Large-subunit ribosomal RNA, domain III from a metagenome, 385 nucleotides, folded computationally. The RNAcentral record of the full RNA draws on SILVA.
Context: one part of a larger RNA
RNA sequence: AAGUAACGAUAAAACGAGUGAAAAACUCGUUCGCCGGAAGACCAAGGGUUCCUGUCCAACGUUAAUCGGGGCAGGGUGAGUCGGCCCCUAAGGCGAGGCUGAAAAGCGUAGUCGAUGGGAAACGGGUUAAUAUUCCCGUACUUGGAUAAAUUGCGAUGUGGGGACGGAGAAGGUUAGGUUAGCAGCCUGUUGGAUGGCUGUUUAAGGCGGUAGGUGGAGUGCUUAGGCAAAUCCGGGCACUCUUAACACCGAGAACUGAUGACGAGGUGCUAAGGCACUGAAGUAACUGAUACCACGCUUCCAGGAAAAGCCACUAAGCUUCAGAUUUAUCUAAACCGUACUAUAAACCGACACAGGUGGUCAGGUAGAGAAUACUCAGGCGCUU
Numbered sequence: 001a002a003g004u005a006a007c008g009a010u011a012a013a014a015c016g017a018g019u020g021a022a023a024a025a026c027u028c029g030u031u032c033g034c035c036g037g038a039a040g041a042c043c044a045a046g047g048g049u050u051c052c053u054g055u056c057c058a059a060c061g062u063u064a065a066u067c068g069g070g071g072c073a074g075g076g077u078g079a080g081u082c083g084g085c086c087c088c089u090a091a092g093g094c095g096a097g098g099c100u101g102a103a104a105a106g107c108g109u110a111g112u113c114g115a116u117g118g119g120a121a122a123c124g125g126g127u128u129a130a131u132a133u134u135c136c137c138g139u140a141c142u143u144g145g146a147u148a149a150a151u152u153g154c155g156a157u158g159u160g161g162g163g164a165c166g167g168a169g170a171a172g173g174u175u176a177g178g179u180u181a182g183c184a185g186c187c188u189g190u191u192g193g194a195u196g197g198c199u200g201u202u203u204a205a206g207g208c209g210g211u212a213g214g215u216g217g218a219g220u221g222c223u224u225a226g227g228c229a230a231a232u233c234c235g236g237g238c239a240c241u242c243u244u245a246a247c248a249c250c251g252a253g254a255a256c257u258g259a260u261g262a263c264g265a266g267g268u269g270c271u272a273a274g275g276c277a278c279u280g281a282a283g284u285a286a287c288u289g290a291u292a293c294c295a296c297g298c299u300u301c302c303a304g305g306a307a308a309a310g311c312c313a314c315u316a317a318g319c320u321u322c323a324g325a326u327u328u329a330u331c332u333a334a335a336c337c338g339u340a341c342u343a344u345a346a347a348c349c350g351a352c353a354c355a356g357g358u359g360g361u362c363a364g365g366u367a368g369a370g371a372a373u374a375c376u377c378a379g380g381c382g383c384u385u
Stems, first nucleotide, its partner, number of pairs: 013031006032382004040362004046342002050340001051075006060068002080141002082338003086119003092113003098107003122139005142334011153319002158314004166301004172294003177288005182201006202262002206257002213250004217242008226234002263283001266279005302305001348357002364376004
């Protein structure tokens, strides 16, 4: 220079009350403004206590601070079903023997690891200052083991099936959601007239049954150079029967049940004014309607779109009073790890409480072709001078 520039999006504040040494900024209240395909909600990654409570204000916070993601102290993360671990494999890694190399080592078979993929099973309500599909209440489900009963050809690391998959497009059936009406309660209103306004009208998994729809011709007998051995299984062949609708498989949703339960506007009482306890009405219908489900099911196209296990069937060795298998019932087991909080951000990556960057899910109303845009629910904020 200079008490100058700046104080980090121009989304915006105003008043009252409280606390306090002190209040433009903290708390509460009443208005106002901003976002609303987000500036809301839930996860993955990353972070690691930042979460909640009490207390404090030196430093940190671009100002003050009684406040804080700051200091100090205490508290907080509860699982058979969520995710991992586990079983299975992909790219890829390692790799007994083996091959190569002077060696170090390189490659690689059998194997063994390796999810971003496949594989059993849970929902609704309540509860804490802070956790909940984890605790509690209610109602379920799965997979092992043991025992009992009934029936009975069982058996794998082998064989076959299945799992099992691309892009685009169109039509249909549904549901979530939404709107309106009805119903219930409250308010306004007024003196006998109802209108108007506000709020609510919510309920799962599971069970039962197998619908709309989709796919396949189906069944029996005989035979058989294939499936590295065997096979009654799969594949090939022959004959007969039924045939275009039976049958088999897949399959949303609805109805009923779950539920004489839960929740529920409101009311009553108490209150440290934050809440707590008790009680509890109505709880229906029509229309609309998805990018969600049936389902990668159908049609079509060429560039022809993972694997393996769980699962089902078949036999081999073998077992055949046993063992094993199927069904039912009862008892029992389901360990360990994660679980707080943040997550388009002041908590992650950017030296900062940085106008940058950051994967997935949900997607209300009015207008609209629309996830554009404008206004707005729920919810969250007014961006620390």